[in-house]
THF (Tetrahydrofolate) riboswitch aptamer from Anaerosolibacter carboniphilus, 97 nucleotides, folded computationally. Model confidence (mean pLDDT): 81 of 100. The RNAcentral record of the sequence draws on Rfam.
RNA sequence: AGCAGAGUAAGAACCAUGCGUCAAGUGUUAAGGGAUGGGAAGUUGCCCUUAAACGAAGAAUGUUUUCUAUUCGCGAUAUGGUUCCGCGUCCGCUGCU
Numbered sequence: 001a002g003c004a005g006a007g008u009a010a011g012a013a014c015c016a017u018g019c020g021u022c023a024a025g026u027g028u029u030a031a032g033g034g035a036u037g038g039g040a041a042g043u044u045g046c047c048c049u050u051a052a053a054c055g056a057a058g059a060a061u062g063u064u065u066u067c068u069a070u071u072c073g074c075g076a077u078a079u080g081g082u083u084c085c086g087c088g089u090c091c092g093c094u095g096c097u
Stems, first nucleotide, its partner, number of pairs: 001097005011084008019075003028052007038091003042087001058072004
């Protein structure tokens, strides 16, 4: 020098435990900020905060005025585990030639 490989944030599926179902969460838009392969910067990806708009599947049993408990569902749901997938630039790491 050439070739190849490893390695992230996320995303998807399944399982478990929760939350809500008197509507939070989640998804969208705008503004501000943060983190992001081993290092540096970085976004049309991710996260946090604020504001706005939009949107939903409940029911049964016991008690019985409500409330509360349990169960079966539901949710443009949360967390953890497993599997799959997995940085565009520059530098670096490993292997081969």